[in-house]
Context: one part of a larger RNA
RNA sequence: CCCAUGUUAAGGAACUCGGCAAAUUGACCCCGUAACUUCGGGAUAAGGGGUGCCGUGAGUAGGUGAGACGGUUCGCCCGUUGAGCCCAAAGCGGCCACAGAGAAGAGGCCGUGGUGACUGUUUACUAAAAACCCAUGUCUCUGCUAAGCCUCAAAAGGCGAUGUAUAGGGACUGACACCUGCCCGGUGCUGGAAGGUUAAGAGGAGAGGUCAGCUGCUUAACCGCGGCGAAGCUUCGAAUCGAAGCCCCAGUAAACGGCGGCCGUAACUAUAACGGUCCUAAGGUAGCGAAAUUCCUUGUCGGGUAAAUUCCGACCUGCACGAAUGGUGUAACAAUUACGGCGCUGUCUCAACAUGGGACUCG
Numbered sequence: 001c002c003c004a005u006g007u008u009a010a011g012g013a014a015c016u017c018g019g020c021a022a023a024u025u026g027a028c029c030c031c032g033u034a035a036c037u038u039c040g041g042g043a044u045a046a047g048g049g050g051u052g053c054c055g056u057g058a059g060u061a062g063g064u065g066a067g068a069c070g071g072u073u074c075g076c077c078c079g080u081u082g083a084g085c086c087c088a089a090a091g092c093g094g095c096c097a098c099a100g101a102g103a104a105g106a107g108g109c110c111g112u113g114g115u116g117a118c119u120g121u122u123u124a125c126u127a128a129a130a131a132c133c134c135a136u137g138u139c140u141c142u143g144c145u146a147a148g149c150c151u152c153a154a155a156a157g158g159c160g161a162u163g164u165a166u167a168g169g170g171a172c173u174g175a176c177a178c179c180u181g182c183c184c185g186g187u188g189c190u191g192g193a194a195g196g197u198u199a200a201g202a203g204g205a206g207a208g209g210u211c212a213g214c215u216g217c218u219u220a221a222c223c224g225c226g227g228c229g230a231a232g233c234u235u236c237g238a239a240u241c242g243a244a245g246c247c248c249c250a251g252u253a254a255a256c257g258g259c260g261g262c263c264g265u266a267a268c269u270a271u272a273a274c275g276g277u278c279c280u281a282a283g284g285u286a287g288c289g290a291a292a293u294u295c296c297u298u299g300u301c302g303g304g305u306a307a308a309u310u311c312c313g314a315c316c317u318g319c320a321c322g323a324a325u326g327g328u329g330u331a332a333c334a335a336u337u338a339c340g341g342c343g344c345u346g347u348c349u350c351a352a353c354a355u356g357g358g359a360c361u362c363g
Base pairs, nucleotide, nucleotide: 001358002357003356004355005354006353007352008351010349011348014347019344027051028050029049030048031047036041038175052095053094054093055092056091062086063085064084067081068080069079070078071077096100108342109341110340111339112338113337114336115334116333120132121131137172138171139170140169141168142167148159149158152157176329177328178327179326181259182258183257186256187255188252189251190250191249192248195247196246197245201241202240206236207235208234209233210232213228214227215226216225217224260278261277262276263275264274287321288318299315300314301313302312303311
């Protein structure tokens, strides 16, 4: 010096990202207990007092209940009495110690915000949380051989479900209270079917190839070269007909999503209830707001401190809140996060000593 412990003058968070760690508190009985509240809670709130032994109270109160007696519906029944056993407290008086929950074991408390209602779940081995779940709410699909399970199975079949729309599947939200505004132009979904587009297929105007044959040139003749070319076979093929889908027409936002700009104006100034104009599908309503969201920013004002970039209350200039991607509140709850106070302390000023074990030295 390190590790595990113990004690510490004066101070008492000055330590530090942060009271991390440690200390304080701690049992039982009695008194007493605020805001707020969903009336259950909050609450062991907070804050106080008592606690040993001896005598008395008192073998009392109380508990248990043998046996006996009476009743009886006959029962493991009812009533009365009550032996034996167990055995307090308040109060009063006294005694001892530094100390009576005498050792060990045994909540520190309070106030104010954020978040999530709650109990619960999670990254086995760096994250326990504000994440996930949740009861609740809403939308949507599904009429039963249901939808769904294509990732249960090759199929038969199975699950859903020996259920039946108060059921089952999917999605979002996330107790409760008050609420949940406007936009259907885009994307999606649902419905529609007049018209446009349109596949396979149908259709087969027409065109080409081949070719019997005919014909022109040439030849004595065959041959050869060229032209036309029926039927058949064959290659291509226009018009026309032709479903869903798409275009199209509607609906739908607790579907995916979106929710403006500029200029002027009031008899000080400032501001703009008001007006003008451009654009849009519609221009953000209620509520909240420097917020887990605010860049500028340590915004400004107020509070708390001697002094505070944090904190709390306001303001609104919201870079870039906002309504089930839920908005705003909210008692209770939380190994949650932020701030303050009381108590307490070796966290610190500032370190010291002690105990055990290491490091180190000798062996």
Predicted 3D model of a 363-nucleotide part of an RNA (large-subunit ribosomal RNA, domain IV) from a Candidatus Zixiibacteriota bacterium. Taxonomically the source falls in Candidatus Zixiibacteriota (Bacteria, Pseudomonadati). The prediction has a mean pLDDT of 86.